[in-house]
Context: one part of a larger RNA
RNA sequence: CUGGGCGUAAAGGGAGCGUAGGCGUUCUAUUAAGUCUUGAGUGAAAGCCCGCAGCCUAACUGCGGAACUGCUCAGGAAACUGAUAGAAUUGAGUAUGGAAGAGGUCAGUGGAAUUUCCAGUGUAGGGGUAAAAUCCGUAGAUAUUGGAAGGAAUACCAGAAGCGAAGGCGACUGACUGGGACAUUACUGACGCUGAGGCUCGAAAGCGUGGGGAGCAAACAGGAUUAGAUACCCUGGUAGUCCACGCCCUAAACGAUGAACACUAGUCGUUACAAAGCUAGUCUUUGUAGUGACGCAGCUAACGCAUUAAGUGUUCCGCCUGGGGAGUACGGUCGCAAGAUUAAAACUC
Numbered sequence: 001c002u003g004g005g006c007g008u009a010a011a012g013g014g015a016g017c018g019u020a021g022g023c024g025u026u027c028u029a030u031u032a033a034g035u036c037u038u039g040a041g042u043g044a045a046a047g048c049c050c051g052c053a054g055c056c057u058a059a060c061u062g063c064g065g066a067a068c069u070g071c072u073c074a075g076g077a078a079a080c081u082g083a084u085a086g087a088a089u090u091g092a093g094u095a096u097g098g099a100a101g102a103g104g105u106c107a108g109u110g111g112a113a114u115u116u117c118c119a120g121u122g123u124a125g126g127g128g129u130a131a132a133a134u135c136c137g138u139a140g141a142u143a144u145u146g147g148a149a150g151g152a153a154u155a156c157c158a159g160a161a162g163c164g165a166a167g168g169c170g171a172c173u174g175a176c177u178g179g180g181a182c183a184u185u186a187c188u189g190a191c192g193c194u195g196a197g198g199c200u201c202g203a204a205a206g207c208g209u210g211g212g213g214a215g216c217a218a219a220c221a222g223g224a225u226u227a228g229a230u231a232c233c234c235u236g237g238u239a240g241u242c243c244a245c246g247c248c249c250u251a252a253a254c255g256a257u258g259a260a261c262a263c264u265a266g267u268c269g270u271u272a273c274a275a276a277g278c279u280a281g282u283c284u285u286u287g288u289a290g291u292g293a294c295g296c297a298g299c300u301a302a303c304g305c306a307u308u309a310a311g312u313g314u315u316c317c318g319c320c321u322g323g324g325g326a327g328u329a330c331g332g333u334c335g336c337a338a339g340a341u342u343a344a345a346a347c348u349c
Base pairs, nucleotide, nucleotide: 004320005319006318007303008302012317014201015200016199017198021194022193023192025088026087027086028085029084030083031082033081034080035077036076037075038074039073040072041071042070049065050064051063052062053061054060091191092188093187094186095185096183097182103177104176105175106174107173108172109171110154115149116148117147118146119145120144121143125136126135162169163168206247207246208245209244210243211242215241216240220236221235222234223233258316259315260314261313262312263311266294267293268292269291270290271289272288273287274286275285276284277283278281298305299304322349323348324347331342332341333340334339
């Protein structure tokens, strides 16, 4: 290289956009680069292969043939691929219409609750646990009533529900803004799919500068438990959690399942849109798009998957090749750092 694989055995890149490249709808005409065919030239000899022959045989050697799968040139074919020209509409996109949505960014507003502070009532406990203690409280706590401040999160609605490429998104209002589905005809006319590099986004934690700080809470302190207890439990409590800007770039970043297209029994829910029906209901049926539960064929080592495939096929990308050493060392790149990324070997079983 061929071949085999990637849900759970090793293996899908965290996600998107997109460059090169690879692959690509229907019809007509031309061309003849790929392709096919015919012929010519060349493809040294030896060797390999076949046949015959010579040494007693074999190795070895000689003769003849085949082969040398290739390259070049000339004539021809035109189905397929390519190229050129023209046309088409199913792929893709645009327009129009009404509807759905925690999609994003910014600004503003609200109520519940926790905490703290002020004031009133009130008196000896409160808190916490398996039980306690540390802790708070006669300098008046806990409880309760009224008021104020401040920060963070948005009960119910809430759903196998919705939206987003993924990460993710949940009070209300406004402004700006992205995407998708459905329906109707009209328009453009292959404008498409994938995507090495590249660019952008990317939970939490962490980092830098400046704010903010109610609750929670690594570290830390104390009280318990225990043989010990650098823990689990309790009382406190600082970074952090929050905001702005800039970094970091990793996760069980999971559906542990790359993207796109086509085909392949059904049944029952649910979301959005549309159409039809008559019994006129927030009904029934049908279609499209999404999202779930089962289930046939098929697949699978089994578990299971099963029109949202892990089935049947095509195209493109990424990745795997025994365990440990090791996602480590060295080197490179990136980073303020933490570290990230790329990525071995000796040795050993």

The prediction has a mean pLDDT of 88. Small-subunit ribosomal RNA, central domain from an uncultured prokaryote, 349 nucleotides, folded computationally. The RNAcentral record of the full RNA draws on ENA and SILVA.